RNAcentral holds the full RNA, with entries from ENA, Greengenes and SILVA. This is a predicted structure of a 478-nucleotide part of an RNA (small-subunit ribosomal RNA, 3' major domain) from an uncultured bacterium. The coordinates come from a structure-prediction model, not an experiment, and the mean pLDDT is 82.
[in-house]
Context: one part of a larger RNA
RNA sequence: UGGCGGGGCCCCGCCCAAGCGGUGGACCAUGGGGUAUAUUUGGAAACAACGCGAAGACCCUUAACCAAUUCUUGACAUCUUUUCUGUCCGGUCCGUAACGGGCCUUUUCUUUCGGGACAGAAGAGACAGGUGGGGCAUGGUUGUCGUCAGCUCGUGUCGUGAGAUGUUGGGUUAAGUCCCGCACCGAGCGCAACCCUUAUCUUUAGUAGCCAGCAUUCAGAUGGGAACUCUGGGGAGACUGCCAGGGAUAACCUGGAGGAAGGUGGGGAUGACGUCAAAUCAUCAUGCCCCUUAUGAUUUGGGCUACACACGUGCUACAAUGGCGUAAACAAAGGGAAGCAAAACCGGGAGGUCAAGCAAGUCCCAAAAAUAACGUCUCAGUUCGGAUUGUAGUUUGCAACUUGACUACCCGAAGCCGGAAUCGCUAGUAAUGGCGCAUCAGCUACGGCGCCGUGAAUACGUUCCCGGGUCUUGUACA
Numbered sequence: 001u002g003g004c005g006g007g008g009c010c011c012c013g014c015c016c017a018a019g020c021g022g023u024g025g026a027c028c029a030u031g032g033g034g035u036a037u038a039u040u041u042g043g044a045a046a047c048a049a050c051g052c053g054a055a056g057a058c059c060c061u062u063a064a065c066c067a068a069u070u071c072u073u074g075a076c077a078u079c080u081u082u083u084c085u086g087u088c089c090g091g092u093c094c095g096u097a098a099c100g101g102g103c104c105u106u107u108u109c110u111u112u113c114g115g116g117a118c119a120g121a122a123g124a125g126a127c128a129g130g131u132g133g134g135g136c137a138u139g140g141u142u143g144u145c146g147u148c149a150g151c152u153c154g155u156g157u158c159g160u161g162a163g164a165u166g167u168u169g170g171g172u173u174a175a176g177u178c179c180c181g182c183a184c185c186g187a188g189c190g191c192a193a194c195c196c197u198u199a200u201c202u203u204u205a206g207u208a209g210c211c212a213g214c215a216u217u218c219a220g221a222u223g224g225g226a227a228c229u230c231u232g233g234g235g236a237g238a239c240u241g242c243c244a245g246g247g248a249u250a251a252c253c254u255g256g257a258g259g260a261a262g263g264u265g266g267g268g269a270u271g272a273c274g275u276c277a278a279a280u281c282a283u284c285a286u287g288c289c290c291c292u293u294a295u296g297a298u299u300u301g302g303g304c305u306a307c308a309c310a311c312g313u314g315c316u317a318c319a320a321u322g323g324c325g326u327a328a329a330c331a332a333a334g335g336g337a338a339g340c341a342a343a344a345c346c347g348g349g350a351g352g353u354c355a356a357g358c359a360a361g362u363c364c365c366a367a368a369a370a371u372a373a374c375g376u377c378u379c380a381g382u383u384c385g386g387a388u389u390g391u392a393g394u395u396u397g398c399a400a401c402u403u404g405a406c407u408a409c410c411c412g413a414a415g416c417c418g419g420a421a422u423c424g425c426u427a428g429u430a431a432u433g434g435c436g437c438a439u440c441a442g443c444u445a446c447g448g449c450g451c452c453g454u455g456a457a458u459a460c461g462u463u464c465c466c467g468g469g470u471c472u473u474g475u476a477c478a
Base pairs, nucleotide, nucleotide: 001478002477003475004474005473007472008471010469011468012467013466016461019425020424021423022422023421026316028314029313030312031311033309034307035306043052065302066301067300068299070297071296074127078126079125080124081123082122083121084120085119086118087117088116089115090104091103092102093101094100129291130290132289133288138285139284140280141279142278143276145274150189151188152187153186154185156165157164158163169180170179171178195268196267197266198265200236201235202234203233204232205231206230210225211224214223215222239262242256243255244254245253246252318418322377323376324375325374326373328371334365335364336363339358340357344353345352346351384415390409391408392407393406394405395404431454432453433452434451435450436449437448
C1' cells in the first nucleotide's frame, strides 16, 4: 500500500421489511445429470451451466456419433508435367451479322515437321482435407462484479524509502454530481449530456389514410372538404426558469404556481481501470502437435427422441371472481410472390375445390381474447381437470414405423392449492387476456423476441440476511 475481520461510523440496492403472485406437491413439455446402449456426437458447471449455443435433429442438417458400402491428387483450391480427344489460328455455302449452323480439305501440280491458346478425359507429383488435440500457447468476441462510481496521470510538495498528497475534510447528489475549505494546481478514462423512442402543441404536406359541416347512401361506397384522426418532414416545450421556506449569502433540499409533462418526465442503446489462467481452437482466424488408401471424402439405414431414477426452467390445472352455450363490442405491432389468399361451394371438423384482389396506409393473414348481456350447472373428483387409450381422418414432405403437427368420436389418470426451503416484482409495474414475428416444406413453440387490452396491493423503516461504496481501526496474509 492492498486484502481480510462473526471491528467501528456513514450510505445505497426488490437486500430485508410491508405487500401481490409464483416455484417446491400433480400431469405434461423442455434442458441437463445418471443409467442403459453398436451409437445414444460434442460444448457449457455456484451466483455468471441446466426452454443455454440450437431463430426449428423424420432424410438433409450431422462421418459430429454407430453399423454396413464406396473412393484415394480426392467432395473443394492452385500449380507443374506426360499422353489422348475436340475447337480455333484453313476454304466454301446458308445467314443482315455472330466466336452461329452445314459441307469440304489435311502429300503431290511442289513440300513438310508441327507449334500456340482454350476445354475435357486418363496418369504422375507438389498438395488438398480434418467439427482431430489442448481456450493453461493465442487473436477476435462474450459473461460477471456493475450502469457499481469509481480508476488514473503530469508538475509541485512531504517522506531515507515503499509511498502519500491531489481523490481526504464540512455539506450535497442517482453520480469523484456540485459547492465550500485545504500543499496543492491542473488533466484524462468513466458519471451526466449529445443518439433512438414515448408523452403535449404548432407548422407543412393530404393519397392507398380521415369525414366536422354540405349532398347522396346498405356501406367514406361517391361528389366534395382539408377541420379532426393519422402518417412523414421542420420547429416549440422542462431549464430548479418563477414564488415561499430552510441552508454557510453556496451547492442544494422541502413545498407551491403555471404546465401535456417537474426536478435524470418514462423506456432503450451506451458497460471506465480491472477481476475470475471465467467461456469459446465446434462461428471465424491462428502458432504448435497429430491423421494422410484415413482422424480425409461418399452413399444407405439407425442414433442425437432410449428410461428403475433424482434436479433446473416452464405449461395446464385443482374450479363458482368458475365451466359450458347463445348472440354482441373494443386493439396495437407485424408478415405476404416458390407468398398472403377474400367471397362462393363441399365437409361435423382439420381441410378441400374454384378463384377475385394484393410486391400492399389500397388486397389478404384477421376471428382479437379476457370483458359486458342472457341462459344453464349448484360444490361433486363434478358439465372441474385434461394426461392416457382405441378408431377414423386431414395436411406438409421423396418418405411421418422408429419420429411431425392437426381434426372428429371414444377413453377420462393424477390433481381438492402443495413440507423444509426458495424466486420475481415499486406503476401502466406485478398479475391476467389474447395477437404477431424470426427460424421454417412441415413441426415436437407450452420456448424466444415484440405488441396491445384489463389492471392492483404495499414500502413504518434500515435492527437483522445478501451484495456493494467512502472513511477509519486491528494485523496470524501478500